[in-house]
Context: one part of a larger RNA
């Protein structure tokens, strides 16, 4: 000088950032990913009408819950930094790719089919959650037609696609290419210490054919070849996420990578794949491990390194708050829903910054402490006392902008106006030297002080206490760390 700081002692306001650095310990409870009826079938409660035996029943219409088939999103955003020393990061440069929504064309949307849930029977199971048997829809599933371009090809040929819906205005579906934008690869260079680590390696290293894969390639697999790497530090160990930046410093460096933003792993620990454009998926599924919780013991359930919160652990780091008003995100013609992203309240002097605790006169230099050579200094315009002022706080009275067609959580807040009163507001550390401030009294190598010199053994400016002093001020000192 700096801090994601503790810790002591004190403590008025506001403004604006920050806040488990430790066990990536285990989690009660709530929430954090859903939407679309303009893609389907069906439809509760409830309201109307009507008819019956008026405790209600039954029909027809409206109504639209709870689910279900199907489609887009659940690979975004949000968390953490455990692994990594590597093409991770960081820069600069390449070809062998894919890309759902979006965008500007270009052709095409033709004819048929058969199922599965729902449902409704029956029936297993404590449950979780099946199983059998019948119906049923469609943007769900199959087939045929057509296809210049699209695939493959021995260039003879061959092979492949679509849904529809309505309010009639679109909206959407198929192909094949462009085009934006995310994203996979692959190279050059540069990224931490250890020689008390010198060797290391058989898919290894190249080659051919073959498989895969969106795509290059030992990615894989067969066969041949014997080769690759390395004192310009391989291998091996330890430690670390990596950047932009941050801090400090004339500067060159050192040191660090909270907050904010880029990449990148991970999601209980080990593995695995489906689905899907896009994941080998935080809040999906399958297996094995641990842990936990249910259980009718046969069986089954969980996954907060989302926000909130609890326990541990620790010197230590918040509320189980409000609203989707605003940005943005997902679905949706749209109205609208969802959204603990987020915009916001709230707690905490953690920090930065800003304000206030009052201002002018006032001298018999009051009274009282303190020190004294007993005269007198000194606290000290300080205080009383006069006269003013009213920021912030208090009360009360109006009230935004952010959002505009309509909506405002913050929020009756920020602001503005009025009211009373100096009325609610000051502390901490230190005084040998270094280092800005001295004096008295206790204490006598005791009790103690200390960052370095070093102070205390009877006159201690160094311990302890009072008076004065100096220094910073809602802060002021110790500790730790780093320059």
């Nucleotide at each position: 000088a700096a801090c994601g700081a503790a810790c002591g002692c004190u403590c008025g306001c506001g403004g604006c950032a920050g806040g488990c650095c430790u066990a990536a310990c285990a989690c009660a409870u709530g929430c954090a990913a859903g939407u679309c009826g303009a893609a389907c079938g069906a439809g509760a409660a409830g309201c109307u009408a009507g008819a019956g035996c008026u405790u209600c029943u039954c029909u027809a219409g409206u109504g639209g819950a709870a689910a279900g088939u199907g489609g887009c999103a659940g690979a975004c955003g949000g968390g953490u930094g455990a692994g990594u020393a590597a093409c991770g990061c960081g820069u600069g440069g390449g070809a062998a790719u894919u890309u759902a929504c979006c965008u500007a064309g270009u052709g095409g949307u033709a004819c048929g089919g058969g199922a599965c849930a729902a449902c409704u029977c029956a029936u297993g199971g404590a449950a979780a959650c099946g199983u059998g048997g019948g119906c049923u829809a469609a943007u769900a599933c199959c087939g045929u037609a057509u296809a210049c371009g699209c695939c493959c090809u021995u260039c003879g040929g061959g092979g492949g696609a679509a849904a529809g819906a309505u309010u009639u205005a679109u909206c959407g579906c198929c192909a094949a290419a462009a085009g934006a934008u995310c994203a996979g690869c692959c190279c050059g260079c540069g990224u931490u210490a250890g020689a008390u680590u010198a060797g290391c390696u058989a898919g290894u290293u190249g080659g051919u054919g073959a498989g895969g894969u969106a795509a290059c390639g030992g990615c894989u697999c067969a066969c041949c070849a014997a080769g690759g790497c390395g004192a310009c530090g391989a291998u091996c160990u330890a430690u670390a996420g990596c950047u932009g930046g941050u801090c400090u410093g004339a500067g060159a460096g050192g040191a660090c990578g909270a907050c904010c933003a880029g990449c990148c792993a991970c999601a209980c620990u080990g593995g695995a794949a489906c689905u899907g454009a896009g994941a080998c998926a935080c809040g999906g599924u399958c297996c094995a491990g641990a842990c936990u919780c249910c259980u009718a013991c046969g069986g089954g359930a969980g996954g907060c390194a989302g926000c909130a919160g609890u326990g541990g652990g620790g010197a230590a780091u918040c509320u189980u708050g409000g609203a989707c008003a605003a940005u943005g995100g997902g679905c949706g013609c749209a109205a609208g829903c969802c959204u603990g992203a987020u915009c916001c309240a709230g707690c905490c002097a953690u920090g930065c910054c800003g304000c206030g605790u009052g201002a002018a006169u006032g001298a018999u230099g009051a009274a009282g402490g303190c020190c004294u050579u007993a005269g007198g200094g000194u606290u000290g315009u300080a205080a009383a006392a006069u006269u003013c002022u009213u920021u912030c706080a208090g009360c009360a009275g109006g009230g935004a902008a952010g959002a505009u067609a309509a909506u405002g959580a913050c929020g009756g807040u920020a602001c503005c106006u009025g009211c009373a009163a100096a009325a609610g507001a000051a502390g901490c550390c230190c005084c040998g030297g270094c280092u800005a401030a001295c004096u008295u009294c206790g204490u006598u190598c005791c009790a103690g002080c200390a960052g370095c010199c070093g102070c205390g053994g009877u006159a201690a400016u160094a311990c302890g206490a009072a008076g004065g002093g100096g220094g910073c001020a809602a802060g002021c000192g110790u500790u730790g760390u780093u320059c």
A computed fold for a 483-nucleotide part of an RNA from an uncultured prokaryote, annotated as small-subunit ribosomal RNA, 5' domain.
The coordinates come from a structure-prediction model, not an experiment, and the mean pLDDT is 86.
The RNAcentral record of the full RNA draws on ENA.